[in-house]
Formats: sequence, structure tokens, C1' cells
RNA sequence: AAAAGAGGCUUCUAGGGUUCCGGCUUGGGGUGAAUUGGGCUGAAUAGCCGCAAGCGACUGGUCCGAGAGAAGCAGGCUGGUUUUAAGAAUUUCUGACCGAAAUUUUUGCCAGUUCCACGGCGGGACAAAAGCCCGGGAGAU
Repeated sequence: AAAAGAGGCUUCUAGGGUUCCGGCUUGGGGUGAAUUGGGCUGAAUAGCCGCAAGCGACUGGUCCGAGAGAAGCAGGCUGGUUUUAAGAAUUUCUGACCGAAAUUUUUGCCAGUUCCACGGCGGGACAAAAGCCCGGGAGAU
């Protein structure tokens, strides 16, 4: 000086908007009380039902969601560990087979470890936006 690696998934949170639900507003339609001491008729209003449009400076549910947030799981590395956990190789015993013993090694099991991290503008997707993706980028130290 250059290259490679420093990684993955799940759940949640900070945060985010508005497809759907809910909520609110407006308008049309249907139904329709009480309002007198009693009865009858009629009308209007409140309320109820459903339809249409709009509103996220609507708390919310659904939804999106962190490299530099959290927890967990698997993976990597290091060390250890037995064989009523398994495989392989080598050596020894035996005339040979079978078998036995020792050592090494790969999985299994256990434990430890898995650092650091300032960051635009702009663009992109889904309904839309964002700490999502471009991006541990450009840049800065």
C1' cells in the first nucleotide's frame, strides 16, 4: 500500500405514515320518540340504521420498522470433556481372523468469546412515510 473477513434469522422497541378497521366532519335516504292532566291525528327534532365523500397538526387496532437500539436463537473462534455418544486413521498383542489396548482426529456435550462505530443531500418501494433500501455508501476524524 492492497485484498478478504468483521456476517444471518426471529421477536420487540424508538420511529413512521394512512391501504384496511375504528373515530371525527359534511351530505342524501329510511325509520322515528319525549316535548300537556287524558285521548286521537299530523308535522318537526333528538336518537337509530345504512350509503357517499373528506380528515393522520385523529389517542388508537392492522401495517412498515433500526449497521451504529434491546432480547433470544443458530453460526464462527478458543479451551475442555467422556465412550452403557458415533465414525475414521495409526501403532501394539495374535501364525492369521475375531477381539483387546493405546494415541490422533472429526462430529456430540460443556464453558468462554463474538470488538468499534460521527455520518449528509438526494433517490427508491409498498397504500404511504420513516432511523426501511441505496448505505458500516458520499464525506468527516
A computed fold for a 141-nucleotide RNA from Cyanobacteria bacterium J069, annotated as Guanidine-I riboswitch aptamer. The source organism's lineage runs through Bacteria, Bacillati and Cyanobacteriota. The sequence was found by an Rfam model in a public genome assembly. Its mean pLDDT, the model's own confidence on a scale to 100, is 79.